The RNA shown here (transfer RNA) has 84 nucleotides and comes from an uncultured Thermoplasmata archaeon.

RNA sequence: GUGGAGAUGGCCCAGCCUGGUAAGGCGUCAGACUGCUAAUCUGAUGUCGUUUACGACCCGAGGGUUCGAAUCCCCCUCUCCACG
Numbered sequence: 001g002u003g004g005a006g007a008u009g010g011c012c013c014a015g016c017c018u019g020g021u022a023a024g025g026c027g028u029c030a031g032a033c034u035g036c037u038a039a040u041c042u043g044a045u046g047u048c049g050u051u052u053a054c055g056a057c058c059c060g061a062g063g064g065u066u067c068g069a070a071u072c073c074c075c076c077u078c079u080c081c082a083c084g
């Protein structure tokens, strides 16, 4: 240099093909159980704000298309693999 794969909440990871509320697991917190832990079970858990149940925002960076983009297009950065 060429081709391919990848980058998503604290961590892992789905969603992308086929645009329409970012799912699940781990972990964490609270509760139940227990003499106490562990295990198990239940609930909550991206961020910010506040009026506490609503609003806004977030998918590597930037731009474009669209009523609407994590998803499609362009460009750039980084990681891995192959070729040269």
Stems, first nucleotide, its partner, number of pairs: 001083007010026003020067001027045006046057005060076001062074003